Source information:
The RNA shown here (SAM riboswitch aptamer (S box leader)) has 99 nucleotides.
RNA sequence: GCCUUAUCAAGAGUGGUGGAGGGGACGGCCCGUUGAAGCCCGGCAACCUGCCUUGCGGCAAGGUGCCAAAUCCGGCGGUAUUGUAUCGAAAGAUGAGGA
Numbered sequence: 001g002c003c004u005u006a007u008c009a010a011g012a013g014u015g016g017u018g019g020a021g022g023g024g025a026c027g028g029c030c031c032g033u034u035g036a037a038g039c040c041c042g043g044c045a046a047c048c049u050g051c052c053u054u055g056c057g058g059c060a061a062g063g064u065g066c067c068a069a070a071u072c073c074g075g076c077g078g079u080a081u082u083g084u085a086u087c088g089a090a091a092g093a094u095g096a097g098g099a
Base pairs, nucleotide, nucleotide: 002098003097004096005095006094007093008092013041015040016039017038021031022030023029026074027073028072042067043066044065047063048062049060050059051058052057071091076088077087078086079085080084
């Protein structure tokens, strides 16, 4: 990298360092010197895991993950419509399993 499957509108610092970028790509629209990314600390959640439990479930937090905006919005399709709204798909992200 590929396949299967679950989830993706909740949640998470007024810290240190760092110095200009960041939100995957494209088109938008945003965030950023009132300090971006990265790193450290901190935190959130609870997929796997551990313990308790017949089970439902509960507790913990070892392995991941995550900490602006719905996966920030759109691109394909359906429905209602002028702008638009809404549902779904695709794509993507993360976990678990697999060839």
The prediction has a mean pLDDT of 86.